[in-house]
Predicted 3D model of a 336-nucleotide RNA (Bacterial RNase P class A) from an uncultured Armatimonadetes bacterium. Its Rfam family is "Bacterial RNase P class A". Rfam classes the family as a ribozyme.
RNA sequence: GAAGUGGGCCGGGUGGUCGCAAAGGCUGUUUCAGCCUUUGAGGAAAGUCCGGGCUCCGCAGGGCACGAUGCUCGCUAACGGCGAGGCGGGGCGACCCGACGGAAAGUGCAACAGAAAGAUACCGCCUUCGGGCAAGGGUGAAAUGGUGCGGUAAGGGCGCACCGGCGUGGUGGCGACACCACGGCCCGGCAAACCCCAUCGGGAGCAAGGCCCAACAGGGGGAGUUGACGCUGCCCGCCGAUCCCCCGGGUAGGGCCGCUUGAGGCGUCCGGCAACGGCCGUCCCAGAGAGAUGACCACACAAACACAGAACCCGGCUUACAGGCCCGCUUCAACU
Numbered sequence: 001g002a003a004g005u006g007g008g009c010c011g012g013g014u015g016g017u018c019g020c021a022a023a024g025g026c027u028g029u030u031u032c033a034g035c036c037u038u039u040g041a042g043g044a045a046a047g048u049c050c051g052g053g054c055u056c057c058g059c060a061g062g063g064c065a066c067g068a069u070g071c072u073c074g075c076u077a078a079c080g081g082c083g084a085g086g087c088g089g090g091g092c093g094a095c096c097c098g099a100c101g102g103a104a105a106g107u108g109c110a111a112c113a114g115a116a117a118g119a120u121a122c123c124g125c126c127u128u129c130g131g132g133c134a135a136g137g138g139u140g141a142a143a144u145g146g147u148g149c150g151g152u153a154a155g156g157g158c159g160c161a162c163c164g165g166c167g168u169g170g171u172g173g174c175g176a177c178a179c180c181a182c183g184g185c186c187c188g189g190c191a192a193a194c195c196c197c198a199u200c201g202g203g204a205g206c207a208a209g210g211c212c213c214a215a216c217a218g219g220g221g222g223a224g225u226u227g228a229c230g231c232u233g234c235c236c237g238c239c240g241a242u243c244c245c246c247c248g249g250g251u252a253g254g255g256c257c258g259c260u261u262g263a264g265g266c267g268u269c270c271g272g273c274a275a276c277g278g279c280c281g282u283c284c285c286a287g288a289g290a291g292a293u294g295a296c297c298a299c300a301c302a303a304a305c306a307c308a309g310a311a312c313c314c315g316g317c318u319u320a321c322a323g324g325c326c327c328g329c330u331u332c333a334a335c336u
Stems, first nucleotide, its partner, number of pairs: 001332010013299006020040009042307001046318002049316005054205004061236004066201005071085005086100001087098004101196002106194002108190002122137002124133003145163006164186002166183007209257005218247006230238001264283004269278003
């Protein structure tokens, strides 16, 4: 200097003028206005893909069905998330990816080609012509261990060496696993096919759910203590009195709460490889309701022109992003 790779940050700032929303305060003519102070969209607010908090269903009990996850150990309120490892794969490497339990419980699939796809002989090799072979060739995505040497009539783990798988034992590790030794034992693939195993899962959702005001008109029939109703489906259990259908009337309006102090932010220290946790200190940082933050000027800087706007809240994942900055690591080239 070039190319890569992992991580972090910004995506506007300061001052002034006017204009918005909330909270608090003051004043007034207290219905309602005026003034002051403070605060006021994101790293993704997005997608609604996961997990929760919270609310309601009178317990949310048991079982089945159904669904989700799937290596190990940790973190967390929890997760399909995160961290650290193991194994496998890609890359020269830094690093990246993994739908990563089980094929010896069972069922199933692999067209065509090929002799044959849980088994066999088309070409071929040998032959004492009785037969022997599965090594070579061919077909295929896949042909029942691989390479080499010896042996054999020719071949074959038939024997040996190395490698792979499998089994047994030992050592290390919490563990997934790794290493070592011995043993010719060689016992396909697919479960992102059905299935088996382990773990988890009640339902619905802020348009949840409460309170106040306003309005109205009931009538008929059926079921029910031999059990109504009881929030995905079915059964059991529990509870214990209302429920269902038809005709008809009113409302489908207004206001308040829920609504922002929270598994919260920031900082020192401690523990931990880390994710993260703990003690202490400090701060309050949007709550609109057809839905608030905009316009202008100046200055500095100079990247401000990207993606893009909260609606109960939070932890993740995924997707989008003009331009710019910082840190760590890898490889290559040149020079010293």